Small-subunit ribosomal RNA from an uncultured Parcubacteria group bacterium, 1461 nucleotides, folded computationally. The prediction has a mean pLDDT of 82. Its Rfam family is "Bacterial small subunit ribosomal RNA". The sequence is in RNAcentral, with records from ENA and SILVA.
[in-house]
RNA sequence: AGAGUUUGAUCAUGGCUCAGGACGAACGCUAGCGGCGUGUCUAAGGCAUGCAAGUCGAGCGACGUGCCCCGACUUCGGUUGGGGAAUACGAGCGGCAAACGGGUGAGUAACACACUGGUAAUCUGCCUCUUUCUCAAGCAUAGCCCGUCGAAAGACGGAUUAAUACUUGAUAGUAAUGCGGGGACAUAAGUCAUUCGCAUUUAAAGAUUUUUCGGAAAGAGAGGAGCCUAUGGCUGAUUAGCUUGUUGGUAGGGUAAAAGCUUACCAAGGCUAUGAUCAGUAGCAGGCGUGAGAGCGUGACCUGCCUCACCGGGACUGAGACACUGCCCGGACUCCUACGGGAGGCUGCAGUCAAGAAUCUUCCGCAAUGGGCGAAAGCCUGACGGAGCGACGCCGCGUGCAGGAUGAAGGCCUUCGGGUUGUAAACUGCUUUUAUAUGGGAAGAAUUUGUGACGGUACCAUAUGAAUAAGAGGUUGCUAACUCUGUGCCAGCAGCAGCGGUAAUACAGAGACCUCAAGUGUUGUCCGGAUUUAUUGGGCGUAAAGCGUCCGCAGGUUGUUUGGAAAGUCAGGAGUUAAAACUUAGGGCUCAACCCUAAGACCACUCUUGAAACUUCCAAACUAGAGGAUGGGAGAGGCAAGCGGAACUACAGGUGUAGUCGUAAUAAGCGUUGAUAUCUGUAGGAACACCAAAGGCGAAGGCAGCUUGCUGGAACAUUCCUGACACUCAUGGACGAAAGCGUGGGUAGCGAACGGGAUUAGAUACCCCGGUAGUCCACGCCCUAAACGAUGUGCACUAGGUAUUGGCAGUAUCGACCCUGUCAGUGCCGUUUACAAAAGCUAACGCGUUAAGUGCACCGCCUGGGGAGUACGGCCGCAAGGCUAAAACUCAAAGGAAUAGACGGGGACCCGCACAAGCGGUGGAGCACGUGGUUUAAUUCGAUGAUAAGCGGAGAACCUUACCCAGACUUGACAUAUAGCUGCAUAUUUCCGGAGACGGAAAUAGCCUUCGAGGGUGCUAUACAGGUGCUGCAUGGUUGCCGUCAGCUCGUGCCGUGAGGUGUACCGUUAAGUCGGGAAACGAGCGCAACCCACGUUGUAUGUUAAAUUGUACAUGCAAGACUGCCUGGGCAACCAGGAGGAAGGAGUGGACGACGUCAAAUCAGCAUGGCUCUUACGUCUGGGGCUACACACAUGCUACAAUGGCCGGUACAAAGGGUAGCCAAGCCGCGAGGCGGAGCUAAUCCCAGAAAACCGGUCCCAGUUCAGAUUGAAGGCUGCAAUUCGCCUUCAUGAAGCCGGAAUCGCUAGUAAACGCGCAUCAGCCACGGCGCGUUGAAUACGUUCUCGGGUCUUGUACUCACCGCCCGUCAUACCACGAAAGUUGGCAAUACCCAAAGCUCUCUAGUAUUAGGGGGUUAAGGUAGGGUCAGUAAUCAGGGUAAAGUCGUAACAAGGUAA
Repeated sequence: AGAGUUUGAUCAUGGCUCAGGACGAACGCUAGCGGCGUGUCUAAGGCAUGCAAGUCGAGCGACGUGCCCCGACUUCGGUUGGGGAAUACGAGCGGCAAACGGGUGAGUAACACACUGGUAAUCUGCCUCUUUCUCAAGCAUAGCCCGUCGAAAGACGGAUUAAUACUUGAUAGUAAUGCGGGGACAUAAGUCAUUCGCAUUUAAAGAUUUUUCGGAAAGAGAGGAGCCUAUGGCUGAUUAGCUUGUUGGUAGGGUAAAAGCUUACCAAGGCUAUGAUCAGUAGCAGGCGUGAGAGCGUGACCUGCCUCACCGGGACUGAGACACUGCCCGGACUCCUACGGGAGGCUGCAGUCAAGAAUCUUCCGCAAUGGGCGAAAGCCUGACGGAGCGACGCCGCGUGCAGGAUGAAGGCCUUCGGGUUGUAAACUGCUUUUAUAUGGGAAGAAUUUGUGACGGUACCAUAUGAAUAAGAGGUUGCUAACUCUGUGCCAGCAGCAGCGGUAAUACAGAGACCUCAAGUGUUGUCCGGAUUUAUUGGGCGUAAAGCGUCCGCAGGUUGUUUGGAAAGUCAGGAGUUAAAACUUAGGGCUCAACCCUAAGACCACUCUUGAAACUUCCAAACUAGAGGAUGGGAGAGGCAAGCGGAACUACAGGUGUAGUCGUAAUAAGCGUUGAUAUCUGUAGGAACACCAAAGGCGAAGGCAGCUUGCUGGAACAUUCCUGACACUCAUGGACGAAAGCGUGGGUAGCGAACGGGAUUAGAUACCCCGGUAGUCCACGCCCUAAACGAUGUGCACUAGGUAUUGGCAGUAUCGACCCUGUCAGUGCCGUUUACAAAAGCUAACGCGUUAAGUGCACCGCCUGGGGAGUACGGCCGCAAGGCUAAAACUCAAAGGAAUAGACGGGGACCCGCACAAGCGGUGGAGCACGUGGUUUAAUUCGAUGAUAAGCGGAGAACCUUACCCAGACUUGACAUAUAGCUGCAUAUUUCCGGAGACGGAAAUAGCCUUCGAGGGUGCUAUACAGGUGCUGCAUGGUUGCCGUCAGCUCGUGCCGUGAGGUGUACCGUUAAGUCGGGAAACGAGCGCAACCCACGUUGUAUGUUAAAUUGUACAUGCAAGACUGCCUGGGCAACCAGGAGGAAGGAGUGGACGACGUCAAAUCAGCAUGGCUCUUACGUCUGGGGCUACACACAUGCUACAAUGGCCGGUACAAAGGGUAGCCAAGCCGCGAGGCGGAGCUAAUCCCAGAAAACCGGUCCCAGUUCAGAUUGAAGGCUGCAAUUCGCCUUCAUGAAGCCGGAAUCGCUAGUAAACGCGCAUCAGCCACGGCGCGUUGAAUACGUUCUCGGGUCUUGUACUCACCGCCCGUCAUACCACGAAAGUUGGCAAUACCCAAAGCUCUCUAGUAUUAGGGGGUUAAGGUAGGGUCAGUAAUCAGGGUAAAGUCGUAACAAGGUAA
C1' cells in the first nucleotide's frame, strides 16, 4: 500500500467481496508448564442453606448461667447457701455506627452526566484549632417478678428500679428573633467593619481512678453535601404546534437554603422550524477499540458521578436517608398455620433452579491494607488479602543439541531411468530448561517482643534419564503452498469470482508442501480498507442527481474611504481540566506481560494584560453595484372589442349522366329518389397560406390575418437624482402545454370510444368508410410532461467571426439610401451553406465569452439494481389523481461513453451463370442406383441443410464381412522373449469320420551346423498376443465449405488515458490490398500475380515400329514468341478504348497451386494414437444366411414419350487408352451370345478395334403406332468349387406405364451448352445406366444490375458477442417467500374524566390522663367505570410484488425491430 468481480476487450461510474486490527466472547479439533489479568453481555426471572454490622460493663440497673473461694447435705451422680473478680456469655435501658463499605443499570434524553462559574440563597456528626462554661432539682420507664390472651408471631395489665435516658429551674452572649440609627462597598435582595441601643428566648453529664476521656455555647478550618448556572453530547417532521401552577406579580405558608416549592388573588403570559410537544432508544464521564489523521464505533474490568434495592406509595429517626440485609400501607409471589392469623425479600459472598451459544468454589484468613465501636486489650468486617476452576485474554518457557548417506526400509509419484519424504530416521556422542525424587528454604512484620491465610509456596542444591510434552487450518485466483487415485452437474465445495456433466491442482481420500503454533480454525460484532456521506476529502449535460418557471419573508453572503469599539481573531500571564490509562525516560519481579517513580501530554473552559490587518458593530462620507427621471425607437409579450379573405362542409337553385370514393390491391360507403363534376347564392364554425427566417417577444408554459383601446417587460441615448437601497432564497405565494373534470353555450373540419370493410393462423391493431365525447367560447377546478439546453440563479475574468436591432461619426449627396469605421445590445456559429480555433475542462462523447473553462455567493438534489415513485400515514382535489414517502424480500450486478466484430425487412459502391437474356434438363412414367422408414435372427458400420444421399464402396454369389444362426479353439490365425522337453523339421499324395473347421491313419521325399544341442521346428509353462469394441467432444494425419473470395497480419513511427486506430481509409484503376495519385506514415510478411504442367505458332536437333523415298505429317527434346513493345484518342499517372502487325492481344485457353481463420464440420472403419473396456471371449477358425427384404418417402441417373424421328441397306471420318495367369488376328461352326482355332504381340510393329451420330437411298404417315421398351415365358451362352436366395449376355415370344410433365427447381458464356460414340480403373464374372478420361458434330444469348442468392469495401443503428437460428416483454398455469388490505379479535403503553380510597402528612372539632384517644375535611398509591389515542400480535379472504432447467399464448422492445421509439 491494495486486490477480485459487470465487458468479446476498454475507460470511467457504482455496488458487493477479501487481505489488517480488536473482543467480558461462543463453537469445532487439539493440548506440556508458569506468571499477570479476567469470567451471567440472556430472566432488574425465582431462590434452599450458611455467612456479609456491629461495638461499648471506662454510661446504667438488676437477673440468670458459667468460672474461682468458703460452708452445709449427699444415694458420691450431685443438691443447696454465702462470698469474690478491671472475669466470660445471654437479655435489656443508653451512646455511637448502621446514610460507609459491597451490588446493579431497571428507570432516566434530565441540571442525570461532563466541563465552566456562582451560592452576597445554604447545611455539616465524627476530626483539628481558639474562647468560655459544666449550677440545682425532679417525674418516669424497659429489664426482672406476677397475671391474662394467642397455635405461633406477639400483645395487654399490675407491681418495682437505674443512668451520659427524659423533664424543670438558674446563669451567658460575639447565638436566635423583633424594633430603631449611622459608615464603607455594592445594589435585585445585600455584605463588611467598628458596631450601637432596647426587648424577648434557648445550655450542660458524667465516667475512670489519677490522669485522662466526655458534655454545653460560640467562632474558625478541613473534608462532605444541597441548590442555581453558560456550554456540550442520540434517532424520528410519515410527531407542528405545546402549556393552566402553565409564565409573571402580591400576600400567606414552607425549606438548611433561592424559587409556583405550595395556597389564595390579580395579570395573560411562557416554549417552538437554532425543532417545542410527542414517540423510540439509552445510565453519563475518565476512557476503550480502530484509524495517518479528521473521525467512526463503544461505555466489560479499574476510577468519578447518578440511579435502584420484590412492585407502588409514605413518612419517622438522625448531622446526614425518604434508608439494599429499618418502619407503615397497598399489590403480586413464596412459606408456616390449630384457618382465627402470621412470616419473607441474594441487583452482598459462595451456591441453586430457570433462561441461554455462553460465564467459576456453598474454599482459607483477618497475617497485610482499610472501615465501625471501644480509653485500651480487643471484637466485627464474603471490604480486602489469598488460594481453587476455565487456553477466556496477554506474556514467557519447553517438547532436545551435535554428528550421521547404502541417500536404509516403508509411503507417494514416475517418462520405469529415477525423483521425493530426507540428515529426516536408525546409529554415535552430549546436555537436563522442563519433569520426577530428596534436602535446604525466604522477603512480605509496619513494631523492642510477639504475630503469615498464602505456604514448606517462590527460590537454591543434588540425583535419574531424551527421558513426560504437537497440533490446527490451508494448497484455482485474490493468497504463501501440487501431484496421484476415486467420483462423474451425482456426492459435494464456496468469503467473492466460481468449481463438479469420465483425464477435477476447486468435491472425497492419500502423499507432498505452505502458514501459525499450545494453540489453530469457524461464527458473531466494531473500526479499517470505503475519498462508499467526501470538514480534511465526492458529485449532479448523457452514469444516481438542477425544483416546470418566477416573486419573495426568515437565513446565508455583501462595493469604496475615514474614525472609533474590541465580539470573532492573534500574543503574553494566571486558574481549573481528579487519579488511573496514553507517550518518553529510569527502576523492580531471571526476561516479558505486570508493577513503581519522574516528566510530558490531555487540542477545552474561565479570568486578566495587550494588538487592531481582516470579519463584525457604531458613526461619518463616496459612486463604479442597484434603482429613479427624460427622449426617440423594436417586437406573434398580455387582455378586450371590432373587421377580413381563401379554403371546407351543409343547404337551395341551374347544367349534366353513370358512376364516384378509396387502396399495394380490394371491399364496405355514396349514387338513376340524379351522386361525383361544374356554376350561382345563402349559412356556419374553426384556423389564419404567401410574408417566414438559423428571425422576434416572453420568467417558464407559450405567443402568428388586420384595426383600435388598455397594459407588462427589456434594450439604447442623455449623464440629472438617490446613495449599497444588493445577490440568493428553506417555509410561503403566483403562473403553469396537452389530456381530464363541473355548469352553460357552440360544433365546419379533425377525431379517442364505437360500428362497418379489408389484411391475417388470429387482428379487440397498422390501411379504408363512417363516427360520439373532445378539440372552440365563458366561468370554476386539475397542477402533471422527454415542463429538455435532459445544463439552478447572480456577478467577474479568459482571441474572435457572422447575422440582426438601436445609435454615433466620416465620405458622398439637394437629401436619404449605399459604403467605411465605431459604440451598446440581442441571437447564431450541427448539415444543406459561408463562418471556430487556442488554452482549459471532460470517463469519453463533447463543452469551449450563451462554458460543461477559471473563481465567488446562495439555493435545490444524489449515494448499487429491483421491490417503488409503490404501501401505510398525512395534506390537497368533485373525481381522475397529485405532493410527501418507506420496509421486508431479492440480485452481484444494474447503468454511461467509446472500441472491434456480427447483424439489419439501414444506406452507398463493386463482383459472381447471382438475376436477367438464352439453350438443355430435374420435378410426372418405367427401370437402375443411394438414402430414410418399415421389416428381420441379421438386414454390419459410418456420412445427414447448403458442405449426406451413383457418398466411404475403382465393383457384397463364397471370400470380402465388420452383422445373424450353428459348430469348434484357448499363449491362441499373427509378433517378441525366457525356461524345460523334443531325431523333429518341412513338403507332397492318398484314405476314414464330419457341413466344414477339425480329428485320425498311411505312404513318399527329407534339415543346416563352426559339432557348442548352436540355429530352426513342435509341445508345455510364463510374460503377452488379439479386438472394424467405446470416445473424431482427448488427438495426429487427411479432407469438405466459405472460396481462387481478395483478403489476413507484423516491425518501427504517429494518434488515443485505454480497448484500439493509422498503415489497409480517400480519388482513380484492376480479375486482384493489381497499380498510380495523395495522405502520419515508412517498410515488410502470408495470400494475388509470376515461377510448374497441358494445348495453340515457328525454328532447330534426333528419329524407331509411323509415313515415304520428298517435302512433310507424327513422336521426343531444346529454343523462340506477347512486353500494352508500336500507332491514334482520353487520362497527372496507373490505366482504358480503338488500330496495326501477328498463330496468339491485353491474364491467349485450361490445369496444378487454396492466406489468417470459420463450422468442438467429417473420419478412432484407411492408417497412427492417449484413456477406458473384453480376455475359454467383444479374440480366432469354419458352414450356412444376411448386407440384394418392401406398404411407402426423398436424392442422383438411364431410357423414353417420337417424323430434326424409328427401321432397313450402303458409304465415311477420331482421339485417348489397355494387353503375358494377358490382348487375342486370320480361318471355320452357330441366327446370336459364343465355340473351335492358334498366327502375332512384353507393343508408334501384334491385338482389343467394326467408332457413333453424320452422309446417300428406301420404308413408315401421327397412331400408344414399324414410338417406347418395362414385365413375363421358353430356349441357350459365359465366368466361377458354386449363379436358388443373388451374376452378366444371346435368341424367340410377350409388349406395361409413358403423348413432354403442378408448385417448385438445376446446369451452362465457346470449341462452351447440347448431341454422339470410344477407352480405362476396380475386376474370375458383374448388377457400370456410376466414376474418370478421349475425341466427333457443334449452337443461342448477355439490354443491363431494379429484384433473388452469395461475397467484398466504406458508412450508419444496435439493449446482439453462444454474435438475428441473437436478445427479449406481458398475461395465464405450478411451487415457495416476504409485505400490504381486511369483517373482526387479542394484548401492551401513556394520558383524560368520574367513583372509591389505605398508610402517612396536614387542618380542624370533641374529650381528657393532653407528644393521647375519637370524629370530620384536604392530599393521595393501588383499585374500579367510561370514551378516545397510540403501538404491537393474529385472521377467512383479496390484491399486487419477488424468486424458481427445459410449461401455455402471442411477439411489445433492441436494426427504419418490420406502424420509429